[in-house]
């Protein structure tokens, strides 16, 4: 430099155009004589910017920040 792939919550991940889910972990109460574990409930994310499109995490373009590959 070129070509793929990929970026969602603190941490892992799921979403093929129509209310952004799910573990773990945080808060909060229940429950226990505490503590653990269980059970309620809350609280937290689409990497940036543009475009198409009624509507974009998802499709298009450039960027960025990682993997692989070729020169």
């Nucleotide at each position: 430099g070129c070509g793929c792939c990929g970026g969602u919550a603190g941490u892992c991940u799921a979403g093929u155009g129509g209310u952004a889910g799910g573990a773990c972990g945080g808060a909060u109460g229940c429950c226990u004589u505490c503590c653990a574990a269980g059970c309620u409930u809350c609280a937290g994310a689409c990497c940036c910017g543009a475009g198409u499109c009624c509507g974009a995490a998802u499709c298009u373009c450039g960027g960025c920040c990682g993997g692989c590959g070729c020169a």
Transfer RNA from a Nanobdellati archaeon, 71 nucleotides, folded computationally. The organism belongs to Nanobdellati, within Archaea. The sequence is in RNAcentral, with records from ENA. Its Rfam family is "tRNA". It is annotated as a transfer RNA. Its mean pLDDT, the model's own confidence on a scale to 100, is 83.